[in-house]
A computed fold for a 264-nucleotide part of an RNA from a Sedimentisphaerales bacterium, annotated as large-subunit ribosomal RNA, domain VI. Its Rfam family is "Bacterial large subunit ribosomal RNA". The RNAcentral record of the full RNA draws on ENA.
Context: one part of a larger RNA
RNA sequence: CGUAGGAAUCUUGAGGGGCCAUUUCCUUAGUACGAGAGGAUUAGGAAGUACUGACCUCUGGUGCACCGGUUGUUCCGCUAGGGGCAUAGCCGGGUAGCUACGUCGGGAAAGGAUAACCGCUGAAAGCAUCUAAGCGGGAAGCCCACCCCAAGAUAAGGAUUCCGUGGUCUUCGGACCUGAAGUGCCCUGGUAGACCACCAGGUUGAUAGGCCGGAGGUGUAAGGCGAGAAAUCGCUUCAGCUGACCGGUACUAACGCACGACGA
Numbered sequence: 001c002g003u004a005g006g007a008a009u010c011u012u013g014a015g016g017g018g019c020c021a022u023u024u025c026c027u028u029a030g031u032a033c034g035a036g037a038g039g040a041u042u043a044g045g046a047a048g049u050a051c052u053g054a055c056c057u058c059u060g061g062u063g064c065a066c067c068g069g070u071u072g073u074u075c076c077g078c079u080a081g082g083g084g085c086a087u088a089g090c091c092g093g094g095u096a097g098c099u100a101c102g103u104c105g106g107g108a109a110a111g112g113a114u115a116a117c118c119g120c121u122g123a124a125a126g127c128a129u130c131u132a133a134g135c136g137g138g139a140a141g142c143c144c145a146c147c148c149c150a151a152g153a154u155a156a157g158g159a160u161u162c163c164g165u166g167g168u169c170u171u172c173g174g175a176c177c178u179g180a181a182g183u184g185c186c187c188u189g190g191u192a193g194a195c196c197a198c199c200a201g202g203u204u205g206a207u208a209g210g211c212c213g214g215a216g217g218u219g220u221a222a223g224g225c226g227a228g229a230a231a232u233c234g235c236u237u238c239a240g241c242u243g244a245c246c247g248g249u250a251c252u253a254a255c256g257c258a259c260g261a262c263g264a
Base pairs, nucleotide, nucleotide: 001152005163006162007161008160009159010158011157015149016148017147018146021049022048023047024046025045026044027043033038051106052105053104054103055102059100060099061098062097066093067092068091069090070089071086072085073084074083075082076081111143112142117137118136119135120134166177167176168175169174179262182259183258184257185256186202187201188200189199190198207253208252209251210249211248212247213246214245216242217241218240223236224235225234226233227232
C1' cells in the first nucleotide's frame, strides 16, 4: 500500500515445512520343521538405544550484586568491629534464572491408491492364460493421518461484536472546526526480546522500585554476661545477614501527546 466504510476478537486451510528409526528379552514354544544338531512363521507383552520436543518437581552443574571461613597487606587514631586490594585473593555452601548428567512426552493406530509379487473371472487362440474388457490382495515407500507455519491464497476467504457525529460558512461543487469504535507515540516494566515485534500495566493503577511479611540460602551476627592463665569456649541465639522467588502496601515513578470512518 492492497484486500471498496473504520475497528477488535475468534477462525477456515489452498499451499508449505517437520516426523517416519532401531535393538534385546518374555510368552506362544523347545511347539511346527528336523534323524539329530538345531530351531521358527504368527500373535501378544516388556525393557532399552540413538534422535527429537517441552520442562526444572526430583538428582546434579552454574550461579563475579547471597551467607560463612580464612591468609597477607593497607586504611577507618587505637582495642574491638569493619572497608579496599591480592584471579571473585583463596576456600565451603547456595535462591531465582539458565541448564543435562535430570524429568515427562514423541515417532502409535486407522484409512486410500499402488510397486514387485500373489490371485478371481476371462477371451483373442473351442484348450490354456492374473489381462486384452472387468474385479481383488499386496510395502519401512506414495497420499492421508500426527505436529508446526499459513488469506499478499491479489481467487486477498469466514464468523461474532463495536463505531458509524455535531457545529459554522457556502457560489450547493464544497471549505473549516469538532472527533466514534479503536490505535499509536510516550512512560513503568517482563512470562518477551539483537533491533523491531510480543506481553503486563499507566492513578478508575500493584507495572517497576522502595517498604512490610513469607519462602529459600547461609549457619548461630554484633554487643553483653559467664568460664579459662591464655588461645578459646558457653549463654543470650534454629541467631544475624540475605540478588533475582511468593504475596501485601500507592511511599516514589507510569507525566504528557497524537492518529483515526464519515463510504468515490